Description:
A computed fold for a 523-nucleotide part of an RNA from Flavobacteriales bacterium UBA3477, annotated as small-subunit ribosomal RNA, 5' domain.
[in-house]
Context: one part of a larger RNA
This record gives sequence, structure tokens and C1' cells, in this order.
RNA sequence: GGAUGAACGCUAGCGGCAGGCCUAACACAUGCAAGUCGAGGGGUAACAGGAGAGCUUGCUUUCGCUGACGACCGGCGCACGGGUGCGUAACGCGUAUGCAACCUACCUCAUACUGGAGAAUAGCCCCUGGAAACGGGGAUUAAUACUCCAUGGUAUCAUUCUUUCGCAUGUUAGAAUGAUUAAAGAAUUUCGGUAUGAGAUGGGCAUGCGUCCCAUUAGCUAGUUGGUGAGGUAACGGCUCACCAAGGCUACGAUGGGUAGGGGGCCUGAGAGGGUGGUCCCCCACACUGGUACUGAGACACGGACCAGACUCCUACGGGAGGCAGCAGUGAGGAAUAUUGGUCAAUGGAGGCAACUCUGAACCAGCCAUGCCGCGUGAAGGAUGACGGCCCUAUGGGUUGUAAACUUCUUUUGAAUAGGAAGAAACUUAUCUACGUGUAGAUAACUGACGGUACUAUUAGAAUAAGGAUCGGCUAACUCCGUGCCAGCAGCCGCGGUAAUACGGAGGAUCCAAGCGUUAUCC
Repeated sequence: GGAUGAACGCUAGCGGCAGGCCUAACACAUGCAAGUCGAGGGGUAACAGGAGAGCUUGCUUUCGCUGACGACCGGCGCACGGGUGCGUAACGCGUAUGCAACCUACCUCAUACUGGAGAAUAGCCCCUGGAAACGGGGAUUAAUACUCCAUGGUAUCAUUCUUUCGCAUGUUAGAAUGAUUAAAGAAUUUCGGUAUGAGAUGGGCAUGCGUCCCAUUAGCUAGUUGGUGAGGUAACGGCUCACCAAGGCUACGAUGGGUAGGGGGCCUGAGAGGGUGGUCCCCCACACUGGUACUGAGACACGGACCAGACUCCUACGGGAGGCAGCAGUGAGGAAUAUUGGUCAAUGGAGGCAACUCUGAACCAGCCAUGCCGCGUGAAGGAUGACGGCCCUAUGGGUUGUAAACUUCUUUUGAAUAGGAAGAAACUUAUCUACGUGUAGAUAACUGACGGUACUAUUAGAAUAAGGAUCGGCUAACUCCGUGCCAGCAGCCGCGGUAAUACGGAGGAUCCAAGCGUUAUCC
């Protein structure tokens, strides 16, 4: 000098863009953050409509008839999105390869199929236990829930034959025989279901190289290293097990200890390098602590389950409930870090034919000079160089200083008044056209949280707006007074003991400027 997720002191007019618990992965009150589908189903608790009945004439009651829909069965989603950096020195990450050892819901393309039968169970109803959480028993019922049968091949498995390729284990293609496994409807536009193949997307695994400090850590290792066989997995593999052999790693640093998420990047530097990993993006890990699996295409699952532990809460003492490292917010810790806000209008996601519903993702607004950038606090003229202040060699001069006054001008900004966006195009609905029976296109209609915001115009008026640090040298900027090794200053050298440009005040000056200094850290 540059830089910062900064803090502190003094000061402060505005806007745009960005950023905002670095500490206790400490504990959490409250609200919200993952639902959706009635075009899968049985149905009808609430609301509304309709119809009927009763009458006291505006109420009561009945009917799932309709719109819809609580709870329930079922489907899809909840493995995404959002948070944090505890752990991890590791194929975790980065990069480059391989899988002839693998999986992939939804989506796209292609081929084929979608026949028949049955048994239950939630809900509803009845009885019942418990303070509650939550149950227990009986009767009965539906489905795109479940089961069975049929059909079936380019699927799977076994055997045999021929064949292509590969370094090898192996593998490609074809043929024959045998065995095994499917399906679901709803609506009338279509959306679905099953099997198989291919694609796309996402993942899994393996390997080369790279990846911090300590040798005041020198030896480490029994599933350890390898083999055979079996089990397990989507898949290879001591991944697991039985048996057999005795191996495997290490001074090119094993093992142990410490520290740490990694990268793209960011800061600095001419570069080499050094430092760093906050915001944004990719990957990993975690979800009170530890462990376990279930469901599922996918989890060993933040707002799922079970067990154990610590903690907190409820209790009728028998027993139960909970997990903000989601968004706000609270306490605590700390030098220190924001609102218990608005909207789904846009973008994206889940479900749905759709309308739509949900979405603390997201988009916005609020707070903070935390940073960067921009603008303003007026401009031109104006010397009798006014008054006042300060200084001096003092009837006078210098300086503050064109500074002020005064004249003319402007109105950014601020104030008032008026107008007022883009972000919206889709979906959908209506009409039409083309091809021909659901696609494409055209026209019209509908939709804005931000927001009466940005922006524009008009009006009056210099009106509403400057500080901070420094002035001995380094280092730009000097005099007077006070003090008298005192009070104090200080980054280093050093100043102060009676003429202090170094302390305190004043005048003046210098440097930055809505900031200026100090502290901390890095180059």
C1' cells in the first nucleotide's frame, strides 16, 4: 500500500447493488416451513344449494340428490427443495479412466397385451379399557389395496449345437428343448395398467495421479494378506462365514498423535509464491447423542419408525410427549451479526385431465454506513481586501479571504400537487383456421405481492444536508498561550526538568470525505 462476513470511537443527507451468529453442532416458548388426487374407493362429520315434511311463516327436521368434503382405505410425493460444517487426512474431494461386475420411479420412442375368479380389511355401526397418549372385542362393506387361475415372448433359468470379439475371467449373435413369472380401471376428449427392448436422467463401484503439521511418533497388522467353497448384494470384493497357506504395510515415512470438510474460487503479488475457502455453484458429511433396520425405484430417511442415553415437559403416579444445524423469533455465550413481515404476481417444485391446492424454495418489503458504486450539501460575479478572531519587528502590517455581505442564476436533492409503469406470457375459457377426432396456430377475455413503488410533469425557494484524523522525522501540513520529567503523548526513533512546531487549548494549515480514525488478521 492492498484486503476484510469485521468490531470499537467520533460523525452522518440520499439512492442503487451486494452482504449480515466468524462465538455455544448451546438450550429452545409460539406460529408457519409437504402435501395433493373425489377423473381410484366406501362414504357424508362440517359448509352451501336443491327437493320433501312439520308448522309457531322463519325456524325445525328428512333426503348424498348436487357443489364440495372432515376423518378413513388407495396412488404419487415426502430421498427434492432448505440448513449446518460436528465428524472426516479418506478414493472424502479434484482430475483422468474403467465396469465383459451394476441399478435407475417419473419422462421419451418401439413392440405386444389388458381374459376370468376369489378371500379380506380400514371406515361406518355396537360394546368396552384408559387421566391422557392410545387402545381392545364383535358385526358388516369397497377399490387402481390383496390373492389365485388363464394367456404369453425379443424376459429369466437350465441343457445342447453353431458362431463374433477380447490380454484374461469371459463375451456377441443364432437355433432347438424344457421350466417360471403379468395386468386395473376411471371417464367418454383421453388419462391410465402389464411385459419387454432402447434412450435420457440420476446414481453405485473400482483404479492412476494430486491433497496439512509432528520422527521429541519407528515399527504396525489375526479377517490381518492370499487361496478354495458358500452366503449376501443391484453389482465386484474378507463384504461375511468355513477350511487351507503365511502372508500384507513401512525411512519414497507405515503406525500413532495434532489440526482440518474438499473444489471452482477469493485476497495479495510483476510473477513465482504466500494466505484463505464467508456470500454464489459442484461434491461430501450430519440432523439432541449412539445404534438398528423397515418401507420404497431411490433412505439406513432434518420436520418417519424402533431401542438405549442425557435433557425438557404433562400426569389422576399407572403412564405418556418432545427434538429450529428449515423461516422468523427467545434466552445464553460474545467485541459482534437483522423482521415472531407480504405474496404465490413471476421462476421453480409436489399432486391433479384440469380448475386448482400446497410451497418461510423463490420473489419482494423491513432493519444495519457492513462494503462497493453514484449524487448532493450550490454556481457565476464580487476588494472600500469590511467586522470579528489569530499573529507580528505594532500610528502599521500579515492571515482567515472572494471567504462573508451584496448582485445575478440554477433547483440535483428535499417539500407539495398531478399522472403513473415494464416485469404478463402462458395455463384456462370463448370463437375461428389447418390437418383430421386431439394436436398446432390466430383473435379476444382473465391474472401484479412489490406498489400508487420506480419514473414523468408542474410550483415556490439557496432553500433541507460536513465531518473525522493529523501537522518533530519517517509523512503532506506552524505559530501563540498554558504546563514545567508534572500532567501527559507514543507505530519506531523518541518528546516533557521555564522560551515544547512532539503534552493541553487556540488560530491557521494538510489529507480524506458521508465518512474519518483505531484495533485485529492476511499478502

It was read from a public genome assembly. Lineage of the source: Bacteria > Pseudomonadati > Bacteroidota > Flavobacteriia > Flavobacteriales.